[in-house]
Molecule: Bacterial RNase P class A
Organism: Anaerolineales bacterium
RNA sequence: CAGGUUGGCCGGGCGAUCGCGGAGGGCGUGCCCUUCGAGGAAAGUCCGCGCUCCACAGAGCGGGGUGCCGGGCAACUCCCGGACGGGGAAACCCGGGGACAGGGCCACAGAAACAGACCGCCGGCGCUUGCGCCGGUAAGGGUGAAAAGGUGGUGUAAGAGACCACCGGCGUCGGCAGCAAUGCCGGCGGCCAGGCAACCCCCACCCGGAGCAAGGCCAAGCAGGAGCAAAGCCCUUCGGGGCCGGAGGCGGCUCGUCUCCGUCGAGCUCCGGGUAGGCUGCAUGAGCUCCGCGGCGACGCGGAGCCCAGACAGAUGAUCGCCCAGGCGCGGCAGGGCGGGACGAAGGCUUUGCCGUAAACCGCACGGUCGCGCCGGACAGAACGCGGCUUACAGGCUGACCCGCCCC
Repeated sequence: CAGGUUGGCCGGGCGAUCGCGGAGGGCGUGCCCUUCGAGGAAAGUCCGCGCUCCACAGAGCGGGGUGCCGGGCAACUCCCGGACGGGGAAACCCGGGGACAGGGCCACAGAAACAGACCGCCGGCGCUUGCGCCGGUAAGGGUGAAAAGGUGGUGUAAGAGACCACCGGCGUCGGCAGCAAUGCCGGCGGCCAGGCAACCCCCACCCGGAGCAAGGCCAAGCAGGAGCAAAGCCCUUCGGGGCCGGAGGCGGCUCGUCUCCGUCGAGCUCCGGGUAGGCUGCAUGAGCUCCGCGGCGACGCGGAGCCCAGACAGAUGAUCGCCCAGGCGCGGCAGGGCGGGACGAAGGCUUUGCCGUAAACCGCACGGUCGCGCCGGACAGAACGCGGCUUACAGGCUGACCCGCCCC
């Protein structure tokens, strides 16, 4: 320098004007001031918790989940470290119990997908003498993602782990290393008759249900229950009007005035449940930042500092100016590369030739830097909170590692 692998981080800044939500304050009470105001995913709601209410003696059935080993964590389908298998040249990435407990399935092709004979090979029988039938054979061919471990031999009619030697795998026993998964070494067993468990199933372990519209507190109006005093009269065209009395509102009280009512229960007081509505849950938390110590690490322990959205139709925005990252275009400057210059100047030599290193200048593409102009910042957006996973994301910064080439 080029290609690749894997982590971490940012994801516009400043100012002005207008506007929105929370908290605090001021006064002239509807305005002003101060301060705070989304994310790395606030998303999907896929896991795991806190919190709340309901249910619950214990055990089982059913259902769901997890699945190598060790560790971390409040917990986890998460994270860290390791072992094994697979992929890659490597950094690195991916995977997870059991297929001799049983059932089921294995497209197409193929004779056959687990035990079967299509071609071939071998034996027997028949005859029309190159075919038919019966049987043996998984060594050869063919099909397929997958077809009975590999090589050599013995053996046989032909063959075959049928048998033997070595190699590979599996199981088992013992030793050694390791907490363990597992690895290494040695013995033994022909054990080698496939795959799928994200099909049922088997084994081990774990799991009550609903969710902040959870739940708690206060509580208009209407309806319900209990209680409380008195007193009605006159006119009428039958609509009502007047006097008197009662209750309530305005009010500190009287007067006044307004509304309702007068024995048919209006009004007032009290009671329980509780609607609208309000408060709470609800922002000090498995919190954030920095430092130290322990640990390979996930993480843990200790110290110091900080307070950082809280709506309920749901705020966090808009415009303008300057700047920053980035993209495109034009122009200037310096430099390297490639081609021409170069049938090669100078120069050298074995001199009618050969060797040989440049420069000005011209052209091409690329990158750097400066100036100007234009464009220009993604995905998205809290609603009880937290830990993860997954998915979306313009552009940019940065750490570590692997491989190749070049230079010192």